[in-house]
RNA sequence: GUUCUAUCAAGAGCGGUUAAGGGAUUCGGCCCGUCGACACCGCAGCAACCGCAGGAGGGUCAGACCUCCAGGACGGUGCUAAAGCCGAAAGCGAUGGAGG
Numbered sequence: 001g002u003u004c005u006a007u008c009a010a011g012a013g014c015g016g017u018u019a020a021g022g023g024a025u026u027c028g029g030c031c032c033g034u035c036g037a038c039a040c041c042g043c044a045g046c047a048a049c050c051g052c053a054g055g056a057g058g059g060u061c062a063g064a065c066c067u068c069c070a071g072g073a074c075g076g077u078g079c080u081a082a083a084g085c086c087g088a089a090a091g092c093g094a095u096g097g098a099g100g
Base pairs, nucleotide, nucleotide: 002099003098004097005096006095007094008093013043014042015041016040017039021032022031023030025089026088027087028086029085044080045079046078048077049076050075051074052071054069055068056067057066058065084092
């Protein structure tokens, strides 16, 4: 990069480096930014998915397995302005899981 699938109105910031743009794309808005944004690095944090451990229900001869609830932050990812910032468009994009 590709196929399938789930989610995207909750949550969580400080320091260092850098320097003029940034908020995915196009158009229109709105906002962030030289009182240093964006990005990168470090640390800290959050808890969405998977692993993990618990409970309930389904399923089975028993299992495997499926669904839901609550947990934790140890592991794998992810995330930490604003609803994926808002509207419109495009079989758009992002992230997780599974597969080839």
Record summary
Model confidence (mean pLDDT): 82 of 100. SAM riboswitch aptamer (S box leader) from an uncultured Holophagales bacterium, 100 nucleotides, folded computationally. It was read from a public genome assembly, where an Rfam model found it.